[in-house]
RNA sequence: UUCUUAUCCAGAAAGACUGAGGGAAUUGACCCUAUGACGUCUUGACAACCUAGUCCCGCCCCAAGCGGGAAAAAGGUGCCACAUUCAACAACGGCAGUUAUGCCGUUGACAGAUAAGUU
Numbered sequence: 001u002u003c004u005u006a007u008c009c010a011g012a013a014a015g016a017c018u019g020a021g022g023g024a025a026u027u028g029a030c031c032c033u034a035u036g037a038c039g040u041c042u043u044g045a046c047a048a049c050c051u052a053g054u055c056c057c058g059c060c061c062c063a064a065g066c067g068g069g070a071a072a073a074a075g076g077u078g079c080c081a082c083a084u085u086c087a088a089c090a091a092c093g094g095c096a097g098u099u100a101u102g103c104c105g106u107u108g109a110c111a112g113a114u115a116a117g118u119u
Base pairs, nucleotide, nucleotide: 003117004116005115006114007113008112013043014042015041016040017039021032022031023030026088027087028086029085044080046078049076050075051074054070055069056068057067058066059065084111089108090107091106092105093104094103095102096101
């Protein structure tokens, strides 16, 4: 890199360096940014995907081992503007309209991000 599964409307700061764009891609919109964005480093926070440990329960003659749950957060990640910033594709429903069409909502998909496994 490929593929699979799960989650993505919650939550969470400062300092230093740098110096112009940034919010994944395309289009449209909207926002952040010299009152220093983005990025890097340090410390801290948020969260609970994986691993170890603690406690409880079940399987087991006991044990080992396995499974489930709870609290917690040492380790491995992640993450700390705006819902994944919003929309685009499809279906359904509602409203407006004679119609064409437009607007709103719900759900799903596409794409993306993260974790674990896999090729």
Molecule: SAM riboswitch aptamer (S box leader)
Organism: uncultured Bacteroidota bacterium